[in-house]
RNA sequence: UUGACGAAAAGGCACACCCGGUGAAAACCGGGGUCGCAAAGCUUUGGGUCUAAGACCGUAAUAUGGUUAUGAUCGCCAGGCUGCCGAA
Numbered sequence: 001u002u003g004a005c006g007a008a009a010a011g012g013c014a015c016a017c018c019c020g021g022u023g024a025a026a027a028c029c030g031g032g033g034u035c036g037c038a039a040a041g042c043u044u045u046g047g048g049u050c051u052a053a054g055a056c057c058g059u060a061a062u063a064u065g066g067u068u069a070u071g072a073u074c075g076c077c078a079g080g081c082u083g084c085c086g087a088a
Stems, first nucleotide, its partner, number of pairs: 005086002012037002017032006035075001041081003045078003048073003054068004
């Protein structure tokens, strides 16, 4: 110095929930808030899960309903990229 690893220290992020906003929804953004997180930093590359505007099916019907991401989730798992500190 690098990798593995994760004691300590300095810090970091921010679940649920509340308020405001965006969105068809899932969910996201901002503020508050702190369940937790050694990548809970970034990235949809693979899978999983969620939603169903639009499209299709069905219908007397634009109803009820069903199928389907191009939508969402990185705090679901994995892959890729990057990063703070340095005990055993």